[in-house]
RNA sequence: UUCUUAUCAAGAGUCAGGGGAGGAACUGGUCCUAUGAUCCUGCAGCAACCGCUUUUUUAAAGAAAGGUGCUAAUUCCAGCAGAUGUUUUUUGAAUGUCUGAUAGAUGAGAG
Numbered sequence: 001u002u003c004u005u006a007u008c009a010a011g012a013g014u015c016a017g018g019g020g021a022g023g024a025a026c027u028g029g030u031c032c033u034a035u036g037a038u039c040c041u042g043c044a045g046c047a048a049c050c051g052c053u054u055u056u057u058u059a060a061a062g063a064a065a066g067g068u069g070c071u072a073a074u075u076c077c078a079g080c081a082g083a084u085g086u087u088u089u090u091u092g093a094a095u096g097u098c099u100g101a102u103a104g105a106u107g108a109g110a111g
Base pairs, nucleotide, nucleotide: 001111002110003109004108005107006106007105008104013043015042016041017040018039022032023031024030026079027078028077029076044071045070046069049067050066052062053061054060055059075103080100081099082098083097084096085095086094087093088092
């Protein structure tokens, strides 16, 4: 970096140090940020994908040494399509709810 696959409405820092301007993947919104964000390091914490233990072994349960990950807001909301409802003089428009996909994040496997 490509493909496959699982999960993504929960949870967890007003911490300390560094640093100094944007950041939340992209676009449009809307938010965070010199009362110092994003990012890096340390410690702390959350969680349970790999791994560990047990069992009735296509799976389930347990613990959290280890490998990852994560610690603003539902993946912050929407983006494409379908179903359904409401409003409206309406063929049209506006606005909700649900479902599927696309994209994204993380783990595992393979190239």
This is a predicted structure of a 111-nucleotide RNA (SAM riboswitch aptamer (S box leader)) from Fictibacillus phosphorivorans.
It matches the Rfam family "SAM riboswitch aptamer (S box leader)". Gene Ontology term of the family: regulation of gene expression.
Model confidence (mean pLDDT): 84 of 100.
The sequence was found by an Rfam model in a public genome assembly.
Lineage of the source: Bacteria > Bacillati > Bacillota > Bacilli > Fictibacillus.